[in-house]
Context: one part of a larger RNA
RNA sequence: CCCGCGGCAAGACGGAAAGACCCCAUGAACCUUUACUGUAGCUUUGCAUUGGACUUUGAACCGGUCUGUGUAGGAUAGGUGGGAGACUGUGAAGCCGGGACGCUAGUUUCGGUGGAGUCAACCUUGAAAUACCACCCUGAUUUGUUUGAGGUUCUAACCUUGGUCCGUGAAUCCGGAUCGGGGACCGUGCAUGGUAGGCAGUUUGACUGGGGCGGUCUCCUCCCAAAAGGUAACGGAGGAGUACGAAGGUACGCUUAGGGCGGUCGGACAUCGCCCACAAAGUGCAAUGGCAAAAGCGUGCUUGACUGCGAGACCCACAAGUCGAGCAGGUACGAAAGUAGGUCAUAGUGAUCCGGUGGUUCUGUAUGGAAGGGCCAUCGCUCAACGGAUAAAAGGUACUCUGGGGAUAACAGGCUAAUUCCUCCCAAGAGUUCAUAUCGACGGGGGAGUUUGGCACCUCGAUGUCGGCUCAUCACAUCCUGGGGCUGUAGUCGGUCCCAGGGGUAUGGCUGUUCGCCAUUUAAAGUGGUACGCGAGCUGGGUUUAAAACGUCGUGAGACAGUUUGGUCCCUAUCUGCCGUGGG
Numbered sequence: 001c002c003c004g005c006g007g008c009a010a011g012a013c014g015g016a017a018a019g020a021c022c023c024c025a026u027g028a029a030c031c032u033u034u035a036c037u038g039u040a041g042c043u044u045u046g047c048a049u050u051g052g053a054c055u056u057u058g059a060a061c062c063g064g065u066c067u068g069u070g071u072a073g074g075a076u077a078g079g080u081g082g083g084a085g086a087c088u089g090u091g092a093a094g095c096c097g098g099g100a101c102g103c104u105a106g107u108u109u110c111g112g113u114g115g116a117g118u119c120a121a122c123c124u125u126g127a128a129a130u131a132c133c134a135c136c137c138u139g140a141u142u143u144g145u146u147u148g149a150g151g152u153u154c155u156a157a158c159c160u161u162g163g164u165c166c167g168u169g170a171a172u173c174c175g176g177a178u179c180g181g182g183g184a185c186c187g188u189g190c191a192u193g194g195u196a197g198g199c200a201g202u203u204u205g206a207c208u209g210g211g212g213c214g215g216u217c218u219c220c221u222c223c224c225a226a227a228a229g230g231u232a233a234c235g236g237a238g239g240a241g242u243a244c245g246a247a248g249g250u251a252c253g254c255u256u257a258g259g260g261c262g263g264u265c266g267g268a269c270a271u272c273g274c275c276c277a278c279a280a281a282g283u284g285c286a287a288u289g290g291c292a293a294a295a296g297c298g299u300g301c302u303u304g305a306c307u308g309c310g311a312g313a314c315c316c317a318c319a320a321g322u323c324g325a326g327c328a329g330g331u332a333c334g335a336a337a338g339u340a341g342g343u344c345a346u347a348g349u350g351a352u353c354c355g356g357u358g359g360u361u362c363u364g365u366a367u368g369g370a371a372g373g374g375c376c377a378u379c380g381c382u383c384a385a386c387g388g389a390u391a392a393a394a395g396g397u398a399c400u401c402u403g404g405g406g407a408u409a410a411c412a413g414g415c416u417a418a419u420u421c422c423u424c425c426c427a428a429g430a431g432u433u434c435a436u437a438u439c440g441a442c443g444g445g446g447g448a449g450u451u452u453g454g455c456a457c458c459u460c461g462a463u464g465u466c467g468g469c470u471c472a473u474c475a476c477a478u479c480c481u482g483g484g485g486c487u488g489u490a491g492u493c494g495g496u497c498c499c500a501g502g503g504g505u506a507u508g509g510c511u512g513u514u515c516g517c518c519a520u521u522u523a524a525a526g527u528g529g530u531a532c533g534c535g536a537g538c539u540g541g542g543u544u545u546a547a548a549a550c551g552u553c554g555u556g557a558g559a560c561a562g563u564u565u566g567g568u569c570c571c572u573a574u575c576u577g578c579c580g581u582g583g584g
Stems, first nucleotide, its partner, number of pairs: 001584008010576003014571002022405004027401002029397004035202005041195003045191005051154011063142004068137001078136005085119003094113008158182003162179006205217003214234001218240006241386001242284001243343002248302007256280001258276005282291002285348001287346003306329004312323003318387001331340003354380007362373002412459001413457001414455003418452001420448006429439002466541001467539003471533001472530005479504003482499006506520005547565004551560003
C1' cells in the first nucleotide's frame, strides 16, 4: 500500500413520511352565534273542502215615524224649492191619564172625555211659516233585504288507532256493512305575517422587517428628493371631508405689525396726534409659494357664482384632473379704455348600474294616444377598505384536512455586535499625606462571539427540541497544584499582576429543571466552545397533539409563555471515520 473478518455509531445536513408547528390560498371541512341569506318545523290570518236551524250583536241599503232652543223675537225657526190656501163628523180646540225626547222652556205620541173649530200674509229676522207638498242634512227608532262577528244546537261532508259482522280457511292490515262517539270543528290545499343555528349555503379585507395585537387605507402642504419633472419606507411634521348671496363682480379710494414721544378717566395693551418703521401685519381654515397696479382694508352700484362653444397646451397606462386666448348671445360696473364664465393659488371628495323630480321640435311594437324609453338639468352612497366584488355577511378548530413556501416565523447555523463579557488609554477623586498597593467617576480605543437581540442568507418533497445518563475533546480570560513581580508584604493569612493547559477539579436534600438554595466534605469543587457536544447511544420528568378538570376570558364554539392528571421515541450499517484482528 492492497484485500478481508468481528465490532462502535461521530459524519454522509443518513433512511422513512411532497413538515402536523408557522405563514400564504379571494383552498376545504366540521363546529358556534344576538354574522348574512334562506329553509324544515311550530304558529297567525284569509279563501276552499264546508252544510241546516235558532239566538245575541254590528255595518250598509230601501221604506215608515220622529229629531233639531246663539241673539232679536208671540217661540226648541235644520236647508232648498213649489205654494195661497190646508186640516176637521173617517171627529177640531180644550181637559184627564200613560209613554218617549229634553238645553227643564217645552216638543211629540197613545188612550179616554169633549162636540166645532184650528192654522196660514201680520211685528221682528241674513233666511218665513210643520198651513200643505216634494227633495235632502244631523242624530234617534223600527220593519225588511244583504253581509260580518260571537254563542247554542242538528247531521249529511270529514275523522274515528270504539263494538259487532263479512271478504276470511290464519290476519290487532286493508276494504265493505252496521251500531256508537266526535262534527262543520279537526285535518288538508293555496296564499299570508311571525318565529326559527333544528338544518343549509356562504362571508368573515389588505398593507405588515413572520403572523397576531396596535396603526393605516381617499385628498392637500412641506422635508426626505441627490439645483428640470418624477421618486420609496409602519421615514420626519401638519391639515381636509368645508365656508361665504358676500368673504362674489366692478368703479373709486386707503396702507399694515411693532416701537418711541405726547395726551382726560385709561391700565403692558382701547380711541387721538407726531416720528421711526418696506412688510416682521393681513389673507375665512394647515403648510408652501405668492401678494403694494396690492391678491390686504373700505365705500357705491350690482349678480359674469351667465347660456352655447373653444384654437392650443399641462398632466397622464386608462379613466380622470388642470389651464385657456378667442367667437356668438344676453348682462353688471365704469365717462371710457376695459374687467367679470365665483372666491390669492394649491384640500373641502366618489366611476358605473339602479331609482326619483322638472323640461323636451326625440321614440312610441297595426294605427291614434298612453305606458315605457332616450336626451337636457338635477337629486339619492363615512360605496372612508375612499378605481367603489353583493341590495344583503361574524367567529372557533389542540378533531382537523389539501395545495404551496425556507418568497415567511419558532430550534440550530450564518452575518452584525445595540446588549453582554474581557482588556487598554486619560486620570477627577477615594486611599491620614500620596492619582496609579488597592479602588477608580466623566469620557475614549480595542478584542471575544458564551447572553438578550437585529437581519431573514442554507434547510418547511422534515437539519428531532429542554434537562438527565454515558462517553468525551478543545481553548485559556487558571478554581487547585507549580514559578515569579509589586504591595498600604513584619510573620501567618492576604490583595493585585505576569508565566504556565501537565494532572486534577465532590457527595447528598428540594425542583422536570439548567440555574439556584441548603447540608457536609475538598488542595480545588474553574470559565467557556464543540448543532446551548452527544436521542440511526439510552431516558422522556418538562415543553408541544388527541381525553379530562380548575381558575380566568368569551353569548358560544372555544382560548390562556395560567395550573393539574394521563399520553406509541422506528431503523438488520452501503460509504467515510474509529477500535480489535487476519491475509497478501
Molecule: large-subunit ribosomal RNA, domain V
Organism: metagenome